[in-house]
RNA sequence: GGGCGGGUAGUUCAGCGGCUAGAACGCUGCUCUGAUAAAGCAGAGGUCGAAGGUUCGAUUCCUUCUCCGCCCA
Numbered sequence: 001g002g003g004c005g006g007g008u009a010g011u012u013c014a015g016c017g018g019c020u021a022g023a024a025c026g027c028u029g030c031u032c033u034g035a036u037a038a039a040g041c042a043g044a045g046g047u048c049g050a051a052g053g054u055u056c057g058a059u060u061c062c063u064u065c066u067c068c069g070c071c072c073a
Stems, first nucleotide, its partner, number of pairs: 001072007010025004018056001027043005049065005
């Protein structure tokens, strides 16, 4: 330099173009307990890597850039 895959909550990841973007684990509070753990209930936490474009509407489609991984040279 070329090709492919990926970047979404603290972590691991889902997410046929359509309100307020979700799950599990973690975190906080409550219930339960003599007290923990487990279990149950509730809650907080996200500029969907960045910038443009298409569209009535983009996490999703297109372009460029950037970062990570793999392959080729």
Molecule: transfer RNA
Organism: bacterium